[in-house]
Predicted 3D model of RNase P RNA and transfer RNA as a complex of 477 nucleotides. Rfam match: Bacterial RNase P class A.
Formats: sequence, structure tokens, C1' cells
RNA sequence: CGAGCUGGCCGGGCGGCCGCGUCGUGCCAGGUUCGCCUGGCACGCCGAGGAAGGUCCGGGCUCCGCAGGGCAGGGUGGUCGGUAACGCCGACCCGGGGUGACCCGCGGGAUAGUGCCACAGAAAACAGACCGCCCCCGGACUCGUCCGGGGGUAAGGGUGAAACGGCGGUGUAAGAGACCACCAGCGCUCAGGGCGACCUGAGCGGCUCGGUAAACCCCACCCGGAGCAAGGUCAGGAGGGAGCUGCACCCGCAGCGGUGCAUGCUCCUGCGCGAGCGAUUGAGGGCUGCCCGCCCGAGCUCGCGGGUAGACCGCACGAGACUGCCGGCAACGGCAGUCCUAGAUGGAUGGCCGCCGGCCCGCGCAAGCGGGUCACAGAACCCGGCCUACAGGUCAGCUCGCCCG
RNA sequence: GCCCCCAUAGCUCAGGGGAUAGAGCAUCGGCCUCCGGAGCCGGGUGCGUAGGUUCGAAUCCUACUGGGGGCG
Repeated sequence: CGAGCUGGCCGGGCGGCCGCGUCGUGCCAGGUUCGCCUGGCACGCCGAGGAAGGUCCGGGCUCCGCAGGGCAGGGUGGUCGGUAACGCCGACCCGGGGUGACCCGCGGGAUAGUGCCACAGAAAACAGACCGCCCCCGGACUCGUCCGGGGGUAAGGGUGAAACGGCGGUGUAAGAGACCACCAGCGCUCAGGGCGACCUGAGCGGCUCGGUAAACCCCACCCGGAGCAAGGUCAGGAGGGAGCUGCACCCGCAGCGGUGCAUGCUCCUGCGCGAGCGAUUGAGGGCUGCCCGCCCGAGCUCGCGGGUAGACCGCACGAGACUGCCGGCAACGGCAGUCCUAGAUGGAUGGCCGCCGGCCCGCGCAAGCGGGUCACAGAACCCGGCCUACAGGUCAGCUCGCCCG
Repeated sequence: GCCCCCAUAGCUCAGGGGAUAGAGCAUCGGCCUCCGGAGCCGGGUGCGUAGGUUCGAAUCCUACUGGGGGCG
């Protein structure tokens, strides 16, 4: 200098004017139960993101459920750590790719069982003789051989994604792990190292047992349901039904009795039209998936049409941010100090101008001038991740090639 | 806020590991007819995008994209 790899950061800046939202202060007007409330105006503080997004995981928070028995369903998948938790992150192991920095892996089990492996090919999973090679028998003959039949053979050809180890030798009629040495792979045993996944070495075995679990399945571990329209407080309205509770009355010696009222609590239902199912031969509901079982039970389901949407809390101090030190290879953790940083509810965070900056286009030898443009996107209970989108800029470390000293 | 489904030819749909991906309508060409229609014969056109698993993907998995729907 060129080509790359990895990780991080920023994602327009400054000033002016106008506008919007929350909050605070002040003034004015109206109301008032004199506590304050409502509205308007002025001033001041603060006011989107790295993804606020997709809603793919995990948690906090809140409510509901948590008699019994059984069965499903979903998720994760090397090891060890980190964490509130995770399907996330880190380090390592194994496999694959790259000259390398480095990258990729839904990475348990195919010797638990079942299934599948098209086409081609002789044969595709308890392998298999199409050609070829070899032996035997018979026949023909132009004495090279050819034809027919029987048998042996997986070394060679050919097919395929895949053909039941590889090379060499012994052996044989030809061959073959049939046998031998070496190598690859699998299993078992032993030794050493490591917390572990696993690695290294030695010996033995049968000589080799195909692939597929992002096919069913098996194994190990994990998972109750719903979601801030959760849920709570206050105010107002309002019929019916069931249960609990309280009070009053009646009857009685004695209540687990009856009647009425209250609304305190829990639950169901609510307007109109049409259709369907249903009373013990039980519609439907509860035991937050299903079944058994137990309990309740007269209404339930569907379609079409219509109506309604109070205020406040939840709600902005949190697994919080920044800085420094310490521990750890790292993810991360600990300690100390400093700081408080959006809270709307039809939903605010915008517009214009000037200067500067980046990019593009045109003109120009150049300095420069003119024009255009500056992404992706936007909080709504809150966090930790993942994934996806993104104009442009910037920093650090590392690798390879060439050149110079 | 919580969820579900779909994407295959111009249109409506089959196909759920092994195809040259199929059917109807539409369209194009030919035959028939004086011409048109009907009829007969023949053809073209496609698996939303990307990555992965597998020998092999429209089909299985993952992430996106674009539609549609349900409940509160």
C1' cells in the first nucleotide's frame, strides 16, 4: 500500500422564532361543603430509540386456580459456568469450512422398537450373479474357438446419494478377512490428564454391524391459567335470580324451621327480531387442556340489528444509569461515590430560518460556486434477550499478500 | 392486549418427501363453418422470499414479506 476478519461507538451539531404535552409557580374568571375544584393566560423545568418495531422467548407485577386418580399437550437438548429467568450470553469440547485472522453447527439416542430409502441398477438392508472370471458335463467345428446346461466367485465392469472396509501379500480352478502385516472405523478393558464434555496411550475382539429422529418414537430436564381493558379506590346508576352474612318478627321445651328487610360479600343474567337444542332418558356449567369421579343444574347456543364507554391509583426509584477500584480468561459479580432522566389516553416530542458538517449531481484547470439530499423508524405497565430494518460516519485489535529499511 | 389461519397457472382449487406439479374456467393456435357460436385436437403460463435438514423439498424446520380472521 492492497485485500480481509472481529468487536465497539455515533447516528447530524450550534443559535433564533413559532407551536404541542406532563409537571411546578404566579395572575384572572367561575363554582364551593371554604378543604379545594374547573377553565384561561404568562413564565420555568423536562420531553423517544438503537432498534421504542416484530410479539419470537424469559421474568417482575396483578388477579384467578391449587379434593382425588389417570391421560394428554408444549418446550429444551455437547459440557461447565453466568443470570431473577431464558430457547439468551461466555469459555471450552467435538464436527465442518477458510492459507490465515476467524466463521458455522435444531450438537442426546439409529446397538429400544416401528417406518421410509423414488428413478437407475442383477441386487437397497436377515444383501445380491446382469456382464465378466473359473471349474465340470454335453454338442458343434474351418481345431483359434463357439453354443447349451449345472455349479463356484463380490477381485473387475456398469447403476446409484448410498453396493457390507482400504493398499499390499499368502492362498486358490478363479476368488474371497479365508489367512497375515500396516492403516481407517466400531466396541470392550486398563493406564494417564481434565470438575466435565472429552483427549492421549496400550491391549483384546469380531473382521466392519448403511442413512434418516427439522419421520413416528425413546431418554433426561422444564412448564398451572390469564393478562395493566391485569387489578384496586371513590362516586353515580340499576331491575331479576342464587348463595353466604346481619337484623327484626312468627311458631316451638328444644331449630340445621318459616317470613320479611338490609344491602355488606361472591356469582350469574339483562334490549329487539329470527333459528336450533333442552326437564331426570338432564341442555348446559364448575373442579382454568381431556377423561373418570364429585357437585350444581333450567336454561343454553348461533345469526342479524341496536345502545353505552366517569374520575383517580396502578404509572415511572428500577434485576436503574454513570464513574472508579477489586475478583474472574470471559459472560458477569462485589464495593464506594454521584445522579433522577417522557408518562399521553384519539394519544405531545413538530415546523421555519441562518451558520457548520456528511453524501450525490452539474459547472470549473483549480480554489470554489449552484442545486438536491441526510436513513430505519417512533414510547403506552416495566425489565433481560433474540430477530428484523437502517443513509452515512468513526474507533480499536488482529490476519494474509507485496514493497522499503 | 392475546391468538389463529392462508399464500400453488390470469381466476377457483387438488397435491402433506421421489411428477415433466394437475383439474375446471379463461387465453392462444389449428380443424369444422360463408361468418360467428357450440364441438374436436393441441399448446403456453406457476409452488410468496431467503437460509437450513435430507441423496432428493411445493411438501419438513427457521426467519422474513404480504393478506385474511377470531376474542377481550

Its mean pLDDT, the model's own confidence on a scale to 100, is 77.